[in-house]
RNA sequence: GAGGUCUUCCAAGUAAUCGCUUGAUUUUUCAAGAGGAAAGUCCGAGCUCCAUAGGAACAUGACGCCGGGUAACACCCGGGAGCCGCAAGGCUAUAGAGAGUGCAACAGAAAGCAGACCGCCUCCGAAAGGAGGCAAGGGUGAAAGGGUGGGGCAAGAGCCCACCGCGGCCGCUGGCAACAGCGCCGGCUAGGUAAACCUCGUCAGGAGCAAGAUCAAGAAGCGCUGGGUUGUUCCGCCCUAUAGCGCAGGUGGAUCGCUUGAACCAUCUGGCAACAGAUGGUCUAGAUAGAUGAUUACAUAAACAGAACUCGGCUUAUGGAAGGCCUCCUUU
Numbered sequence: 001g002a003g004g005u006c007u008u009c010c011a012a013g014u015a016a017u018c019g020c021u022u023g024a025u026u027u028u029u030c031a032a033g034a035g036g037a038a039a040g041u042c043c044g045a046g047c048u049c050c051a052u053a054g055g056a057a058c059a060u061g062a063c064g065c066c067g068g069g070u071a072a073c074a075c076c077c078g079g080g081a082g083c084c085g086c087a088a089g090g091c092u093a094u095a096g097a098g099a100g101u102g103c104a105a106c107a108g109a110a111a112g113c114a115g116a117c118c119g120c121c122u123c124c125g126a127a128a129g130g131a132g133g134c135a136a137g138g139g140u141g142a143a144a145g146g147g148u149g150g151g152g153c154a155a156g157a158g159c160c161c162a163c164c165g166c167g168g169c170c171g172c173u174g175g176c177a178a179c180a181g182c183g184c185c186g187g188c189u190a191g192g193u194a195a196a197c198c199u200c201g202u203c204a205g206g207a208g209c210a211a212g213a214u215c216a217a218g219a220a221g222c223g224c225u226g227g228g229u230u231g232u233u234c235c236g237c238c239c240u241a242u243a244g245c246g247c248a249g250g251u252g253g254a255u256c257g258c259u260u261g262a263a264c265c266a267u268c269u270g271g272c273a274a275c276a277g278a279u280g281g282u283c284u285a286g287a288u289a290g291a292u293g294a295u296u297a298c299a300u301a302a303a304c305a306g307a308a309c310u311c312g313g314c315u316u317a318u319g320g321a322a323g324g325c326c327u328c329c330u331u332u
Base pairs, nucleotide, nucleotide: 001328002327003326004325005324006323007322008321009320010319013298014297015296016295017294018293020033021032022031023030024029035304039315040314042313043312044311045310046309047208048207049206050205054235055234056233057232058231060204061203062202063201064200065079066078067077068076069075081092082091083090084089095199096198100197101196102193103192117138118137119134120133121132122131123130124129146164147163148162149161150160151159166186167185168184170183171182172181173180174179212256213255214254215253221247222246223245224244225243226240227239228238263282264281265280266279267278268277269276270275
C1' cells in the first nucleotide's frame, strides 16, 4: 500500500426573532419536545378484562447438540460436532429410514430387496451356441451396498489377513455435559431424504390499549331461553332471570388508562462472556384528524426515514467515521 474479516460510534450543530404542544408558575417567565432503525408486526413479556388459568382427552401450534444468562423468548454468551475458507473468521441443527407410508425425472441389468448390459472363469461343442460360477474390472447415474495392499480361488468376493473406516445397552481416562482420547470386541457391514407425512420428548387458557375503568347524556321497546372467557368435549367448582342471546331505537361527549421504567449514566466488585450486585447521579414527548415549523448569520452533513400503552429482541432500509485481527506486495 492492496484485499479480506470482525467490532464500535455518529447521523448534525451554535446564536437570535417569531410560531406550535406539554408541564410548572409570582400570569411573565422558565423547562422539555421524533429514531438507529420510530419501519416489519416476526417472537417474548409487563399491564387490562374474561368467576376458576383446577383436572383430563382430542385438535392446533412451537421447540429439539450441551451448559449458562434473562422477567421471558425462536433472543444473547460460552463450548462440542459437521461443513466452507491459506488464515482471521463464517454457516448449520433432535433421534428414528429395521414402526409405517411416500419421494429421487432420465439413464442404467438393477435405486428396497436388489441385480448381469459389456465382461472374467470352468465344462460341452467343428462352429454358432449351450450349462454353470462371479460381481473383482468396465459402462449408466447425484448416488450401485466400505477403501488400500496382500493371500487365496477355475475365476472371484471381508472368503481370510494388515491398516484405515464403521458399529458397540463394552471398559478406562479427561470434562457438569454435549463430547474427546486410548483399549477391547465385532460384523466382515440393508444406502439418501423426516426444514416429506409420521414416531418420540418438552411447552402453550383466551383476547388484546380500538384492552379496560369512571362520569355525563339519551331513549322505546319486543321476543326467546336457562346462561356464564375467545379451539372442541367431559369432570369439578363458583355466580346468575336486575342474567344471557336476537331484533329495533337513542347517545356517539368528557376524564383516566398515558408515561418513574425488569429505565438510563458513571465508578467499583464478581464472571472468559452474556450478565449480576453495590454506591452515587439523572428525569429525557404524551398528541387525539393528530404538536417541534419559518427567517437570518456562521458552518456544512449527505442517506434511510416521523412516537400513538410500555419494554427486551430479531429482521429489513441506509450515509459516514474509527479500531482490532488475517493474507499478499514493496521498502528499511
A computed fold for a 332-nucleotide RNA from a Sphaerochaetaceae bacterium, annotated as Bacterial RNase P class A. The coordinates come from a structure-prediction model, not an experiment, and the mean pLDDT is 75. Rfam family: Bacterial RNase P class A. By type it is a ribozyme. Rfam describes the family as follows. Ribonuclease P (RNase P) is a ubiquitous endoribonuclease, found in archaea, bacteria and eukarya as well as chloroplasts and mitochondria. Its best characterised activity is the generation of mature 5'-ends of tRNAs by cleaving the 5'-leader elements of precursor-tRNAs. Cellular RNase Ps are ribonucleoproteins. RNA from bacterial RNase Ps retains its catalytic activity in the absence of the protein subunit, i.e. it is a ribozyme. Rfam links the family to the GO terms tRNA processing, dimeric ribonuclease P complex and ribonuclease P activity. Lineage of the source: Bacteria > Pseudomonadati > Spirochaetia > Spirochaetales > Sphaerochaetaceae.